Predicted 3D model of a 102-nucleotide RNA (c-di-GMP-I riboswitch aptamer) from a Deltaproteobacteria bacterium. NCBI's taxonomy places the organism under Bacteria, Pseudomonadati, Myxococcota, Myxococcia. Its mean pLDDT, the model's own confidence on a scale to 100, is 76. Rfam family: c-di-GMP-I riboswitch aptamer. Its family is annotated with cyclic-di-GMP binding in the Gene Ontology.

RNA sequence: GCCUGAAAAAGCCAAACUCUCUACGAGGAGAGGGCGGAAAGCCAAGGGUCAUGAUGGCCUCAGCACGAACUCGAUGCCAUCUCUGACAGCCGAGCUGCCGAA
Numbered sequence: 001g002c003c004u005g006a007a008a009a010a011g012c013c014a015a016a017c018u019c020u021c022u023a024c025g026a027g028g029a030g031a032g033g034g035c036g037g038a039a040a041g042c043c044a045a046g047g048g049u050c051a052u053g054a055u056g057g058c059c060u061c062a063g064c065a066c067g068a069a070c071u072c073g074a075u076g077c078c079a080u081c082u083c084u085g086a087c088a089g090c091c092g093a094g095c096u097g098c099c100g101a102a
Base pairs, nucleotide, nucleotide: 004100005099012037013036017032018031019030020029021028022027035089041095042094046091047090048087049086050085051084053081054080055079056078057077058076060074061073062071063070
């Protein structure tokens, strides 16, 4: 120096949840909190997931109506596509970094 990670040392980060602020939203910021993490440091031009929007299908409700049909009305679910975003504690790649047992 490279690999590597221990019943080592000094430390570091901070899940869920709560409160406040912010965004249409996914989410983000601060405080508390601590599930966990050897990169849970950085990186969004590799995948994946999520949000916004559009299209199609189905169910229910509403209106008209004897009923069926109809509506570009509402809610929920599924699928596809595009634009713009989000997630690094989803995986992978890249860069950087503390310590030194085997």